[in-house]
Context: one part of a larger RNA
RNA sequence: UUGGGCGUAAAGCGCCCGUAGCAGUCCCACAAGGUUCUUUGUUAAAUUUCCAGGGCUCAACCUUGGAAGUGCAGAGAAAACCGGCGGGAUCGAGGAUGUUGGAGGUUAAUGGAACUCUUAGUGGAGGGGUGAAAUCCGUUGAUAUUAAGAGGAACACCAAAGGCGAAAGCAUUUAACCAUGACAAUCCUGACUGUGAGGGACGAAAGCGUGGGGAGCGAAAAGGAUUAGAUACCCUUGUAGUCCACGCCCUAAACUAUGGAUGCUAGCUAUGUGAAGUGUCGACCCUUCACGUGGCGAAGCCAACGCGUUAAGCAUCCCGCCUGGGAAGUACGGUCGCAAGACUAAAACUC
Repeated sequence: UUGGGCGUAAAGCGCCCGUAGCAGUCCCACAAGGUUCUUUGUUAAAUUUCCAGGGCUCAACCUUGGAAGUGCAGAGAAAACCGGCGGGAUCGAGGAUGUUGGAGGUUAAUGGAACUCUUAGUGGAGGGGUGAAAUCCGUUGAUAUUAAGAGGAACACCAAAGGCGAAAGCAUUUAACCAUGACAAUCCUGACUGUGAGGGACGAAAGCGUGGGGAGCGAAAAGGAUUAGAUACCCUUGUAGUCCACGCCCUAAACUAUGGAUGCUAGCUAUGUGAAGUGUCGACCCUUCACGUGGCGAAGCCAACGCGUUAAGCAUCCCGCCUGGGAAGUACGGUCGCAAGACUAAAACUC
């Protein structure tokens, strides 16, 4: 609970697709479902309200008569609006043609540096590590250095306030396939749109299942230190994991803590992409436009901080959500999951 809100106080679903629903551009015609007007009937009595009377000394109160009344049903009328049907339009939306951008996705291949290991050579006593040490490695030859080989993971510089993607996210290089944005001028379709309860797809990391792989790092674990203690911080090791394939899990400060769409409302500046124009031998540069990404700011908004054409301004449409703190995102029930658990979601009690 017909209110007020949701950047930070409670509150925007992690994100997209989309069903129902809700909302939806301009013009003409038709009918008349909604709507508006008129009228008839009904709307018991009592009550309520109004009008005219009556009774308690008045009034409240009581009482007589009449009216009004919302709703419902019938009839008639109007045609602006909502809805319906038919026709037309092009500015919303989409498509074609052309130019162009990008770490967008999937698959396969590929390169160098670093690291570890193996083998061989040189060499001969330390190395490693720390605040200082020790555990640890080393005369069965370590560390260092040279050569060859093996392996797995990640991609320095370029690199940026940069780019792309719905979000999660995406970076060596190459190819194939798939998807997508922006811009310019015409042409085509002709409202095909917006949002979206349910529903569906995707969804970091960690975790789970099966099978591989395992260099480095590294929960757990062990040891050495530190300390009053040290189940830690530091050190030496090190298993799961991190990687791959397939299948689950479905959560994050999944954040811009800001849902999506449309229109309107001063600018300045930086940067990315595209286009046009002036100038130029040409590139750069300059001017303008569109789309994106940032910084600062008029008006306005805000409790303040701040936001400010990428709004938290001014408006409209649709969805989600909030309603004192704790108990609690818990219990119970249900759905899903192999499990971990996730989603949905209270109350007693207490302040």
The part of an RNA shown here (small-subunit ribosomal RNA, central domain) has 351 nucleotides and comes from a groundwater metagenome. Its Rfam family is "Bacterial small subunit ribosomal RNA". The RNAcentral record of the full RNA draws on SILVA. Model confidence (mean pLDDT): 87 of 100.